Predicted 3D model of a 79-nucleotide RNA (c-di-GMP-I riboswitch aptamer) from a Mollicutes bacterium.
Of the family's consensus pairs, 95% are formed in the model.
Lineage of the source: Bacteria > Bacillati > Mycoplasmatota > Mollicutes.
This record gives sequence, structure tokens and C1' cells, in this order.
RNA sequence: UAUUGACAAAGCCUAAGCUAAAGUGAUUUAGUGGCGGAAAACUAUAGGGUCUUUCCUUGAAAGAUAGCCAGUUGCACGU
Repeated sequence: UAUUGACAAAGCCUAAGCUAAAGUGAUUUAGUGGCGGAAAACUAUAGGGUCUUUCCUUGAAAGAUAGCCAGUUGCACGU
């Protein structure tokens, strides 16, 4: 450096649901919970997709989503 790993070890995160709050909304924050994850870490002005709101020019603007694809970075037994 590459490969490999959720059936090495030490660890980490937290789906759906429920409760409270914020938001027109997608959704977000905190608690609970744990479906799962070798990056479920970060990135939404690198790119694509999906979703919401407004206008209604058929297309545009603003916003949301990274656990949709993706980009960047990282732990470590073994080889």
C1' cells in the first nucleotide's frame, strides 16, 4: 500500500415503532428502542437519483434526504 472482516479482538453507530419539541411540508433534534451496518464516519456548491413547498413560465426557484447511488477519510486479526 492492497486485500480481507458483522462468525478474530477492542470498540462504534442505530432501522421501524413510541414520547416530547421544531417545521406549510419532505423531514430534523432529544429520549426510549434495536432492524441492521466493515465505514450506517464526513460530504447536499463535485455529480446523479428520490421527496417536499411555491410559481404554473411545463419548466423554474427554494428546501429535504448520505441507512438510494456516489465522492472523501478512517480501525484492525490474517494474507